[in-house]
Parts: sequence; C1' cells; structure tokens
RNA sequence: GGACGAAUAACUCAAUGGUAGAGUGUCGGUGUGAAACACCGGUAGUACAAGUUCGAGUCUUGUUUCGUCCA
Repeated sequence: GGACGAAUAACUCAAUGGUAGAGUGUCGGUGUGAAACACCGGUAGUACAAGUUCGAGUCUUGUUUCGUCCA
C1' cells in the first nucleotide's frame, strides 16, 4: 500500500427498513436475627459525519479504532 471482517447498555450478545431487546451487572424494595439464594420494580446504549427513504441499528459513501490475510 491492497483485500476482507467487526464496532449496539458497565460486560456478553440479539434485533425482516416500521416502538431498540435479553442475560449478567448496578440501584431500590420484599423476604432474613443478619446475609446468601429467590421474587418485584427501576437504570443505562446503536463509533463519528453525510446521503437514500414517509421512516435507517439495518441500505450507500467517507472517517476513526480493532482484528485477519496478501504484498
């Protein structure tokens, strides 16, 4: 320098172009003599910038970071 892939919640992962979800975590509560387990409820996110579309996490372009391969 070139090719391919990935980026979504604190972590691990989902999501046919049509309300962004689950588990773990965390916070509050119930329960206990006090805890653990359990149960109930809450919290928090689409890497960045444009484009297409009535509507974009998803499609297109560019940028950034990471990974694999070629030279």
The RNA shown here (transfer RNA) has 71 nucleotides and comes from Ferruginibacter sp. The prediction has a mean pLDDT of 83. Its Rfam family is "tRNA". It is annotated as a transfer RNA. NCBI's taxonomy places the organism under Bacteria, Bacteroidota, Chitinophagales, Chitinophagaceae, Ferruginibacter.